This is a predicted structure of a 282-nucleotide RNA (Bacterial RNase P class A) from a Chloroflexota bacterium. The gene name in the source record is rnpB. The organism belongs to Chloroflexota, within Bacteria.
RNA sequence: CGAGUUAGUCGGGUUGUCGCACUACGCGUGAGGAAAGUCCGCACUCCAUAGGGCAAGAUAGCGGGUAACGCCCGUCCGCCGUGAGGCGAGGACCAGUGGAACAGAGACCAAUGCCGGAUAAUGCCGGAGUGAAAAGGCCAAACUCUAUUUGGAGCAAGCCCAAGCAGGGACGUUGAGGUGGCCCGCCGAGUCCCAGGUAGGGUGCAAAGAAAUGUCGGGUAACCGGCGUUCAAGACAGAUGGCAGCCAACAACAGAAUGCGGCUUAUAGACCGACUCGAAUA
Numbered sequence: 001c002g003a004g005u006u007a008g009u010c011g012g013g014u015u016g017u018c019g020c021a022c023u024a025c026g027c028g029u030g031a032g033g034a035a036a037g038u039c040c041g042c043a044c045u046c047c048a049u050a051g052g053g054c055a056a057g058a059u060a061g062c063g064g065g066u067a068a069c070g071c072c073c074g075u076c077c078g079c080c081g082u083g084a085g086g087c088g089a090g091g092a093c094c095a096g097u098g099g100a101a102c103a104g105a106g107a108c109c110a111a112u113g114c115c116g117g118a119u120a121a122u123g124c125c126g127g128a129g130u131g132a133a134a135a136g137g138c139c140a141a142a143c144u145c146u147a148u149u150u151g152g153a154g155c156a157a158g159c160c161c162a163a164g165c166a167g168g169g170a171c172g173u174u175g176a177g178g179u180g181g182c183c184c185g186c187c188g189a190g191u192c193c194c195a196g197g198u199a200g201g202g203u204g205c206a207a208a209g210a211a212a213u214g215u216c217g218g219g220u221a222a223c224c225g226g227c228g229u230u231c232a233a234g235a236c237a238g239a240u241g242g243c244a245g246c247c248a249a250c251a252a253c254a255g256a257a258u259g260c261g262g263c264u265u266a267u268a269g270a271c272c273g274a275c276u277c278g279a280a281u282a
Base pairs, nucleotide, nucleotide: 001278002277003276004275005274006273008271009270010269012247013246014245015244016243017242018241020030021029022028032253036264037263039262040261041260042259043258044154045153046152047151056150057149058148059147060146061075062074063073064072065071076090077088078087079086080085091145092144096143097142098139099138108136114127115126116125117124158203159202160201161200167194168193169192170191171190177187178186179185209231211230212229213228214227215226216225217224218223
């Protein structure tokens, strides 16, 4: 210099101005790395549930991490790559059932054709050739078996309050009840209670927890622990935007709806660590 492998970061900023939502009313806060797909795993909630079995689903070397996982890390083995590295649907075919293209005489309840040898005789022995495999084995990304594991539905879950109408009960024209506390007077047919629960409202749910981050320590790593710091999107399923200036440049995929951990998919552009192979020069 060329060609690659792999880990990671960011994904416009700032000022002015107009506007929107929430609001602890303070010149407060206000989308993402995927908020997405809803594919796994949880929290949370309600329903079901003595115990055992069957069926059905999921997972599958070994060890570790985690709240948990089908996720992550390490490692062995196999395959691919010159290599850095990548990929793996990696338990069991002597439990049973089933399957095997092409080639080949014959292929899984076999066949015995060719050459040579042996024998009383024979697929008795050897060889050539085909093929992944020639009787021994192979295939579970075949049924199956084994081990482990799984109750169901989901925040429109669920919980609380609760008009009106209808329902039940008590009293009331022999006057309930109202009329500012009582009496008179006046008005005069309703008044009060109960349960479930609709509309509607509240809550779940919006600030703090399986949090994020810096540092120190442990660990090969995933990750764990100590200390410090930080943390106010959130609704009527409905806000989070527009314009202008500057920064050399206005560009990607996309937009919260109970919350969290993963995976997968989309993504213009920018930054950056480590390593490999080839060539050249010193």
About this RNA:
Model confidence (mean pLDDT): 81 of 100. The model forms 93% of the base pairs in the Rfam consensus. The sequence is in RNAcentral, with records from ENA.